[in-house]
């Protein structure tokens, strides 16, 4: 320098041919214990890597660029 492929919650990931976001684990609270662990309820926490483009509507489609795996040079 050139293909591909992945980017979503503090971690790992889901998101059905675009109608507006979700699980586990993990943090907070409370309840049951003398307490711990542990089991139940309830909660915070995302402008979906960027910036732009189509769309009445965009995590999703095209396009740029960033960052990380990989092939090839």
């Nucleotide at each position: 320098g050139g293909g591909g492929c992945u980017g979503u919650a503090g971690c790992u990931c889901a998101g059905c041919u675009g109608g507006a976001a979700g699980a586990g684990c993990g943090c907070c609270u409370g309840a049951a214990u003398c307490g711990c662990a542990u089991u139940c309820a309830g909660g915070a926490g995302g402008c979906c890597g960027u910036c732009g483009g189509u769309u009445c509507g965009a995590u999703c489609c095209c396009g740029u660029c960033c960052a990380g795996c990989u092939c090839c040079a």

The prediction has a mean pLDDT of 80. Transfer RNA from an Alphaproteobacteria bacterium, 73 nucleotides, folded computationally. The sequence was found in a public genome assembly. It matches the Rfam family "tRNA". Gene Ontology term of the family: triplet codon-amino acid adaptor activity.